[in-house]
Transfer RNA from Tetranychus urticae, 73 nucleotides, folded computationally. Model confidence (mean pLDDT): 83 of 100. It matches the Rfam family "tRNA". It is annotated as a transfer RNA.

RNA sequence: AGGUUUGUAGUGUAGUGGUAAUCACGUUUGCUUCACACGCAAAAGGUCCCCGGUUCGAACCCGGGCAAACCUA
Numbered sequence: 001a002g003g004u005u006u007g008u009a010g011u012g013u014a015g016u017g018g019u020a021a022u023c024a025c026g027u028u029u030g031c032u033u034c035a036c037a038c039g040c041a042a043a044a045g046g047u048c049c050c051c052g053g054u055u056c057g058a059a060c061c062c063g064g065g066c067a068a069a070c071c072u073a
Stems, first nucleotide, its partner, number of pairs: 001072007010025003018056001027043005049065005
C1' cells in the first nucleotide's frame, strides 16, 4: 500500500427492509431468610461505531470515514 471479515444495553449475543430491537449474564427493587446465598417476581439500561445516500420505510442495502482481527505485498 491492497484485500477479506467484523462493529447492536455494563459484557456476550439474535435480528438481512415493515414501523414499541431479542435473549443470557450482570445491575436495581420487592418477596423469601435471623442474616447471606439460592430461588421467585418486577424494573431500569440501546440516538444499533460516525457521516451521507437509496427507499413510502434502513440495525439490515449503497458510498465515504474510524476502530479491531486476519491475509497479501